RNA sequence: AAACUGAAUCUAUGAAGAGCUCGUAUAUAUCCGGGAAUAUGGCCCGGAAGUCUCUACCCGGUAACCGUAAACUGCCGGACUACGAGGAAUAGGGAAGGCUUC
Numbered sequence: 001a002a003a004c005u006g007a008a009u010c011u012a013u014g015a016a017g018a019g020c021u022c023g024u025a026u027a028u029a030u031c032c033g034g035g036a037a038u039a040u041g042g043c044c045c046g047g048a049a050g051u052c053u054c055u056a057c058c059c060g061g062u063a064a065c066c067g068u069a070a071a072c073u074g075c076c077g078g079a080c081u082a083c084g085a086g087g088a089a090u091a092g093g094g095a096a097g098g099c100u101u102c
Base pairs, nucleotide, nucleotide: 001101002100004098005097010092011091012090013089020086021085022084023083024082025081026056030048031047032046033045034044035043041066042065050057058078059077060076061075062074063073
């Protein structure tokens, strides 16, 4: 000196849907009935219930516990749905810095 990269502000295009972020609801709770498995297991079906609320009410991991019986428990991570709020995205441009070449 040049190329690339490069935050914010800014410029242009441009959505108003979707997605994303945040908030509220709910604790992806709780209760009941029927059935099933059994330490290589710990589930399945249905009903109620909770939300100024439609829907959902499960998944994965982990640690216990139950000595074969009929019953599960704690912890961690994850959302989905409804409503409200926010402004997105792409391109340009772009300081410091980084990196490469001469």